[in-house]
Small-subunit ribosomal RNA, 5' domain from an uncultured Pseudomonadales bacterium, 520 nucleotides, folded computationally. It matches the Rfam family "Bacterial small subunit ribosomal RNA".

Context: one part of a larger RNA
RNA sequence: GGAUGAACGCUGGCGGUGUGCCUUAGGCAUGCAAGUCGCACGAUAAGCUAUUCUUCGGAAUAGUGGACAGUGGCAGACGGGUGAGUAACGCGUAGGAAUCUACCCUUUAGUGGGGAAUAGCCCUGGGAAACCGGGAGUAAUACCGCAUGUGGUCGCAAGACCAAAGCCUAUUUGUCUUCGGACAAUGUGGCGCUAGAGGAGGAGCCUGCGUCCUAUCAGGUAGUUGGUGAGGUAAAAGCUCACCAAGCCGACAACGGGUAGCCGGUGUGAGAGCACGACCGGUCACAAGGUCACUGAGACACGGGACCUACACCUACGGGUGGCAGCAACCAGGAAUAUUGCGCAAUGGACGAAAGUCUGACGCAGCGACACCGCGUGUGGGAAGAAUGCCUUCGGGUUGUAAACCACUGUGGCAAGGGAAGAACACCUACCUUCGGGUAGAUUGACGGUACCUUGCUAGAAAGCACCUGCUAACUACGUGCCAGAAGCCUCGGUAAUACGUGGGGUGCAAGCGUUAUCC
Numbered sequence: 001g002g003a004u005g006a007a008c009g010c011u012g013g014c015g016g017u018g019u020g021c022c023u024u025a026g027g028c029a030u031g032c033a034a035g036u037c038g039c040a041c042g043a044u045a046a047g048c049u050a051u052u053c054u055u056c057g058g059a060a061u062a063g064u065g066g067a068c069a070g071u072g073g074c075a076g077a078c079g080g081g082u083g084a085g086u087a088a089c090g091c092g093u094a095g096g097a098a099u100c101u102a103c104c105c106u107u108u109a110g111u112g113g114g115g116a117a118u119a120g121c122c123c124u125g126g127g128a129a130a131c132c133g134g135g136a137g138u139a140a141u142a143c144c145g146c147a148u149g150u151g152g153u154c155g156c157a158a159g160a161c162c163a164a165a166g167c168c169u170a171u172u173u174g175u176c177u178u179c180g181g182a183c184a185a186u187g188u189g190g191c192g193c194u195a196g197a198g199g200a201g202g203a204g205c206c207u208g209c210g211u212c213c214u215a216u217c218a219g220g221u222a223g224u225u226g227g228u229g230a231g232g233u234a235a236a237a238g239c240u241c242a243c244c245a246a247g248c249c250g251a252c253a254a255c256g257g258g259u260a261g262c263c264g265g266u267g268u269g270a271g272a273g274c275a276c277g278a279c280c281g282g283u284c285a286c287a288a289g290g291u292c293a294c295u296g297a298g299a300c301a302c303g304g305g306a307c308c309u310a311c312a313c314c315u316a317c318g319g320g321u322g323g324c325a326g327c328a329a330c331c332a333g334g335a336a337u338a339u340u341g342c343g344c345a346a347u348g349g350a351c352g353a354a355a356g357u358c359u360g361a362c363g364c365a366g367c368g369a370c371a372c373c374g375c376g377u378g379u380g381g382g383a384a385g386a387a388u389g390c391c392u393u394c395g396g397g398u399u400g401u402a403a404a405c406c407a408c409u410g411u412g413g414c415a416a417g418g419g420a421a422g423a424a425c426a427c428c429u430a431c432c433u434u435c436g437g438g439u440a441g442a443u444u445g446a447c448g449g450u451a452c453c454u455u456g457c458u459a460g461a462a463a464g465c466a467c468c469u470g471c472u473a474a475c476u477a478c479g480u481g482c483c484a485g486a487a488g489c490c491u492c493g494g495u496a497a498u499a500c501g502u503g504g505g506g507u508g509c510a511a512g513c514g515u516u517a518u519c520c
Stems, first nucleotide, its partner, number of pairs: 001520004006516005013375006019368002021333001026331002030328003035074003040071002047064007081286003090211007099203003104199008112146001114144002122135005151162004166191003172185005212258003219249003224246008261283004265276004288309005311322004339365001341364003347361001348359004378408004389398003412458007422447001428441005464509005470489002475504005485492002
């Protein structure tokens, strides 16, 4: 000199873009953060309409309607947070073979015929609650057999084994009809389902090389190293087990100790390098501390489950409930870090045929000079020069064109008027269509009546901080008297201090300026 997720002191006008718990991976009141599908399924409350009955309170039936729940499917393994652990195939890079893959794309073949349950609901029991039973009975794209076998798996072969589910719908016909329609058949199209093959993207595994300090850590290791067999996994393998052998690693630093998530990158530097890894992107690990599996294509699962522990809460004392390192907020800690905001309009995601629903992801707004960038605090004229302050050799000098005063401008401020882009869609309507869709119209904005534009008024709101002995740009007066104090270093201060304090003047930077900390 540059830099910072900074803090502190003094000061502070505006805008844009970023950024904001670095400390206790300490504890958390409250609200929200993952749901969705009625075009898988049974059932159905309120409300509304009609009819009948009525003791005028209402009741029953039918239709419509669709809530809260339940079965089932898909998604809760993504997205979001944190960096505790980890010196490791964790990460980076380059490769490898013994693997899996829901949704998506391409493609082949099929989708036949049956059965038994169960939740919800109803009846009933226990419990303070959480919740847990018993009985009766019901549906499905839930579950289980049978058939078929294009195919697939195993096998030398013979052969053995392995599937499936329906829902919506144009047309036509038939039956019934309360003339609204209902039911059955037909069969078009769509969405699915089953068994394979291929792809895309994703994931698991193995290996070479690289990856901090320490030898005041020199030996370490028994599933340890290898083999055979068995088990196990989606998959190679001591991954696990039985037996056999005695190996394996190590000064090219094993083993131990300390520290630490890693990278793209960031800071600095001419570079080599050194330091760092906040925000953004990739990846890993974790979800109060620990252990475990279930479901599933995928988890050993932050807002799923079981157990132990600590903590907190409820309790009828028998027993239960909870997990903000999601977004806000709170307490504590700390030098220190924000709103219990608005919206799904956009982008993206989940579900759905769709309308749509959900989305603290995200888009925005709020707070903080925390950083960077930009702008302003006026412009021109105006005296051999007012006043004040300070200094003085008392002549004057300086403050100083500075002010006053005159003329202007309107960035900004205030007021009024206009007023966006971000919106493309989806749905609907019309037309066309190769039936996939296309074109046109209409519709949709949290931010926000914001940005921006125009007009009017107004110099009006808007300058500080540090320094002035040398390094280092900038000097005098008074006060103080080794005191009070200053200080980055040399040092300054003990009666003429350009070094302390104050005034005047000056220098530097400027909505900032200094100080501290850290890196180069």

The coordinates come from a structure-prediction model, not an experiment, and the mean pLDDT is 84. The RNAcentral record of the full RNA draws on SILVA.